RNA sequence: UUCUUAUCGAGAGAGGUGGAGGGAUUGGCCCUGUGAAGCCUCGGCAACCAUUAAGUAAAUCGUCCUUAAUACAGGUGCCAAUUCCACUAAGCGUAUAUGCUUAGAGAGAUAAGAG
Numbered sequence: 001u002u003c004u005u006a007u008c009g010a011g012a013g014a015g016g017u018g019g020a021g022g023g024a025u026u027g028g029c030c031c032u033g034u035g036a037a038g039c040c041u042c043g044g045c046a047a048c049c050a051u052u053a054a055g056u057a058a059a060u061c062g063u064c065c066u067u068a069a070u071a072c073a074g075g076u077g078c079c080a081a082u083u084c085c086a087c088u089a090a091g092c093g094u095a096u097a098u099g100c101u102u103a104g105a106g107a108g109a110u111a112a113g114a115g
Stems, first nucleotide, its partner, number of pairs: 001115008013042005021031003025086001027085002043079003048075002050070006083107001087104006
């Protein structure tokens, strides 16, 4: 860097340093000198991998799958706003703007696997 699969309406921040940006992206809308990003320290969230236990199916075991538990052991990740919103279709309401709901697409993020 590319591909595949899964998930994305839940959850969880203080201090120090730093000194103007940040929220992936044109736009909207937000956060920010009552201190942004980055870095450091400490803390927390979370079952993706993982560990443990139970269960379903075939003739057994294991794998797969399902459920539950575990975050003082390990690998990651995350800790404003639904992934902040966005695009398309249908339905409903309205006044044309627009709003709400449902389904889907695109992009992105994270994990696991493969190249």

A computed fold for a 115-nucleotide RNA from Gracilibacillus lacisalsi DSM 19029, annotated as SAM riboswitch aptamer (S box leader). NCBI's taxonomy places the organism under Bacteria, Bacilli, Bacillaceae, Gracilibacillus, Gracilibacillus lacisalsi. It matches the Rfam family "SAM riboswitch aptamer (S box leader)". Its family is annotated with regulation of gene expression in the Gene Ontology. Its mean pLDDT, the model's own confidence on a scale to 100, is 79. The sequence was found by an Rfam model in a public genome assembly.